Small-subunit ribosomal RNA, 3' major domain from a Phycisphaerales bacterium, 481 nucleotides, folded computationally.
RNAcentral holds the full RNA, with entries from ENA.
The organism belongs to Phycisphaerales, within Bacteria.
The prediction has a mean pLDDT of 86.
Context: one part of a larger RNA
RNA sequence: UGACGGGGGCCCGCACAAGCGGUGGAGCAUGUUGCUUAAUUCGAUGCAACGCGUAGAACCUUACCUGGGCUUGACAUGGCCGGAUUAACCCCUUGAAAGAGGGGCCACACCCGCAAGGGUGGAACGGUCACAGGUGCUGCAUGGCUGUCGUCAGCUCGUGCUGUGAAGUGUCGGGUUAAGUCCCUUAACGAGCGCAACCCCUGUCGUUAGUUGCUUGCCGCAAGGCGGUACUCUAGCGAGACUGCCGGUGUCAAACCGGAGGAAGGUGGGGAUGACGUCAAGUCCUCAUGGCCCUUACGUCCAGGGCUGCAAACGUGCUACAAUGGUGCGCACAGAGCGAUGCAAGGCCGCGAGGCGGAGCAAAUCGCAAAAAACGCACCCCAGUUCGGAUUGCAGGCUGCAACUCGCCUGCAUGAAGUCGGAAUCGCUAGUAAUCGGGGAUCAGCUACGCCCCGGUGAAUACGUUCCUGAGCCUUGUACA
Numbered sequence: 001u002g003a004c005g006g007g008g009g010c011c012c013g014c015a016c017a018a019g020c021g022g023u024g025g026a027g028c029a030u031g032u033u034g035c036u037u038a039a040u041u042c043g044a045u046g047c048a049a050c051g052c053g054u055a056g057a058a059c060c061u062u063a064c065c066u067g068g069g070c071u072u073g074a075c076a077u078g079g080c081c082g083g084a085u086u087a088a089c090c091c092c093u094u095g096a097a098a099g100a101g102g103g104g105c106c107a108c109a110c111c112c113g114c115a116a117g118g119g120u121g122g123a124a125c126g127g128u129c130a131c132a133g134g135u136g137c138u139g140c141a142u143g144g145c146u147g148u149c150g151u152c153a154g155c156u157c158g159u160g161c162u163g164u165g166a167a168g169u170g171u172c173g174g175g176u177u178a179a180g181u182c183c184c185u186u187a188a189c190g191a192g193c194g195c196a197a198c199c200c201c202u203g204u205c206g207u208u209a210g211u212u213g214c215u216u217g218c219c220g221c222a223a224g225g226c227g228g229u230a231c232u233c234u235a236g237c238g239a240g241a242c243u244g245c246c247g248g249u250g251u252c253a254a255a256c257c258g259g260a261g262g263a264a265g266g267u268g269g270g271g272a273u274g275a276c277g278u279c280a281a282g283u284c285c286u287c288a289u290g291g292c293c294c295u296u297a298c299g300u301c302c303a304g305g306g307c308u309g310c311a312a313a314c315g316u317g318c319u320a321c322a323a324u325g326g327u328g329c330g331c332a333c334a335g336a337g338c339g340a341u342g343c344a345a346g347g348c349c350g351c352g353a354g355g356c357g358g359a360g361c362a363a364a365u366c367g368c369a370a371a372a373a374a375c376g377c378a379c380c381c382c383a384g385u386u387c388g389g390a391u392u393g394c395a396g397g398c399u400g401c402a403a404c405u406c407g408c409c410u411g412c413a414u415g416a417a418g419u420c421g422g423a424a425u426c427g428c429u430a431g432u433a434a435u436c437g438g439g440g441a442u443c444a445g446c447u448a449c450g451c452c453c454c455g456g457u458g459a460a461u462a463c464g465u466u467c468c469u470g471a472g473c474c475u476u477g478u479a480c481a
Base pairs, nucleotide, nucleotide: 001481002480003478004477005476007475008474009473010472012470013469015465016464019428020427021426022425023424026319027318028317029316030315031314032313033312034310035309042053043052064305065304066303067302068301069300070299073131077130078129079128080127081126082125089104090103091102092101093100094099108121109120110119111118112117133294134293136292137291138290142288143287144283145282146281147279149277154193155192156191157190158189159188160169161168162167173184174183175182199271200270201269202268204239205238206237207236208235209234210233213229214228215227217226218225219224242265245259246258247257248256249255321421325380326379327378328377329376330375337368338367339366342361343360347356348355349354387418392413393412394411395410396409397408398407434457435456436455437454438453439452440451
């Protein structure tokens, strides 16, 4: 100087408390361990691994296994040699394919030549040699990127001063703040990286603009037409919030409390933004890269299998156990997205998944599209049920070369566990939790109940800081570094 303390003081955070909803029990989905296996590829392992890399494992992917092949190679550059038939293309044999063997056809440019033809050249191709190639090892050799403490308020420097020195001071103290935020004091005076602000979205208003949007008006049964650009909206520019104003408290300060006005009030709400560093944290399987290793194989091509295996254990989720519910019928109201090998209306067929067909739309115009919960009416009458839907049988549909291993969906039948969950444990402070549906990426299809967005309905509670937990500042002890 740090680190640590079941030392002290001050202080903060869904840390506790106060509340609401879960997990832990059930079934299923998914990841992991373990076991099994020819292989079940590899990595991630307290918080900070475990719906993680994977925003799409039937083949492919694919790195794994078995078997069949190739050896200058699936891919790059170069040297030397051959060089118009050995390539491409077509055909045959063999084969699961890859591959192997055989046959056919046949170029381009220039020069010479009447022509037949001859010569030269560079690619392709073949041979050969350098080399390629490696998701092989080392993340404890590395770059880059990332997680974490933590959006915590800290981390430092120059000069000066103090000390023999390590170092201290500044950065401490008194107030205050979300904040090393600001004020006052002060052997310190300044400065940098952080904080804040500048950026984006959202909340109010003005203005500009008016189609594909809107509709105060007219016509029309309607579709729509005419007119308008007021309103909604769209998207550019601007205004607005600054403790600016008033009162009180305070040290005459910073600031705090209350109030006015205002759409909004004291950082308005949300996002982006992550200091010096820590964990030899993670990644050599994104990529890059040192070293080591393989070179007829640890490279590469192909077929099939595996990554989906199942006695069991754990994590994360979904669906439930019902009446604030289930079912049937009726009837409303979003936002954000996506669409050309694409989204596909209306129509017809089918109980349905879906099929036929194809208007329109590169989309404020057309389509996906129905929002769902809500609300109205009716049935159920507390039961393992009209709850719950696992499992299984049969019949179908779709994608795709192909759904046995191993896809999703539909119909009929079947109807399991489950009656609210032990010890323990998680999330959340407001348009939040809870609950309800919609969209997107990846993508032929999909094991999506995952992830990332979007809106609808919409709470309860916070006395407080004793305790648990993590963090910050000051101080104290130390035989630790």